[in-house]
């Protein structure tokens, strides 16, 4: 210098103007409680102050917190994980390490428990793919033959040939299965609270009341009238329907909580090969609910196009994407750039 490997980080910068969401303060308006000082709310947002997207907020694939439902215990079934050791709240994640495979190497990848429980499968070729018997040879027996030898029978497992593998306690569990361990369901539209009008539901009441006249100082006494409306032939009682008043309870509209301080971030230090853990200090870092996080201008940076011999100028653009209960991971997307360590090749000293 070139080509790579691994790990980590940034992901336009800065200034101004206007705007949006949230917290607090001040101010204004308003309601309630109280004799009062005052207290408890609600609304407005002129003013002040602070905060306001990400490394993936994404996919919703694993693991948790939290929630409600279910649940006597154990087992089975179902689902999941799988060398060994460690980390962690936990995990299918991470770290270390062994083995296997790939790479010249730095390094990468691994679906790496068990086929001495049972079942199943083993392409093509081959007699046979698992209770071998095609060819040759070996040893034995029977029969035939005068003999050389031949035929048959069962045996043993030496060789040949086929094949990835050929009798070996064969291979395969990215087949069933077995072993060990883990494992209830549900997702913040979870769930809880307050609660309007109207309608519907339940209960109580509408003669222990009211009015008039008379008496009494008065408490009260006497008389008369009024039965909310309708139905049940009429009257009284009862029942039914409708009406009115009050109370209760459920739901709807709406509102509040859950909601953001957390297995939290950063720094220092100690332990550990490492994942990670301990101690100390420091910081508060979005909580919307049709859903804010934006727009414009100046300077600079980067990229592209055009013009120019050039210096430079003009125009356009700024990767992927974007919170919605919260964490730990994994996976996927990503213009451009930075840092550290390491490897291989070439050249020079």
């Nucleotide at each position: 210098c070139g080509a790579g490997a691994u790990g980590g980080c940034c992901g336009g910068a800065u200034g101004g103007u206007c705007g949006c969401g949230g917290g607090c303060c001040c101010g204004g308006g308003u309601g309630g409680a109280g004799c009062g000082a005052u207290c408890c709310g609600c609304c407005c947002u002129c003013g002040g102050u602070c905060c306001g997207a990400g490394g993936a907020a994404a996919g919703u694939c694993c693991g948790a917190g939290c929630u409600c439902c279910g649940c006597g215990a154990c087992g089975c079934a179902g689902g999941g994980u799988a060398g060994c050791g460690g980390g962690u709240a936990a995990c299918g994640c991470c770290c270390g390490u062994c083995c296997g495979c790939c790479g010249u190497g730095a390094g990468g990848c691994g679906a790496g428990g068990a086929c001495c429980a049972g079942c199943g499968c083993c392409a093509c070729a081959g007699a046979g793919a698992c209770g071998a018997g095609c060819c040759g040879g070996c040893a034995g027996g029977a029969c035939c033959g005068c003999g050389a030898g031949g035929u048959c029978c069962g045996g043993g497992c030496c060789g040949g040939g086929u094949g990835a593998a050929a009798c070996g306690c064969g291979g395969c569990a990215a087949g069933c299965u077995c072993u060990a361990c883990c494992u209830g369901g549900u997702g913040c539209a979870a769930g809880g609270c307050c609660a309007a009008a109207u309608a519907g539901g339940a209960g109580a009441g509408c003669a222990g009341g009211c009015c008039c006249c008379g008496g009494g100082c008065g408490a009260c006494c006497g008389g008369g009238g009024c039965a909310g409306g309708g139905g049940u032939g009429c009257g009284u009682c009862g029942c039914c329907c409708c009406g009115c008043u009050c109370u209760c309870g459920g739901g709807u509209c709406g509102g509040c909580c859950g909601c953001u301080c957390g297995a939290g971030g950063c720094c220092a230090u100690g332990g550990g090969u490492g994942a990670c853990c301990g101690u100390g200090g420091u910081c508060c870092c979005a909580g919307a609910u049709g859903g804010a996080u934006g727009a414009c201008c100046g300077u600079c940076g980067c990229c592209g196009u055009c013009a120019g011999c050039g210096a430079u100028g003009a125009c356009g653009g700024c990767a992927c994407a974007g919170a919605a209960c919260u964490c730990g991971g994994c996976u996927u997307a990503c213009a451009g750039g930075c840092c550290a360590u390491c490897u291989c090749g070439c050249c020079g000293g």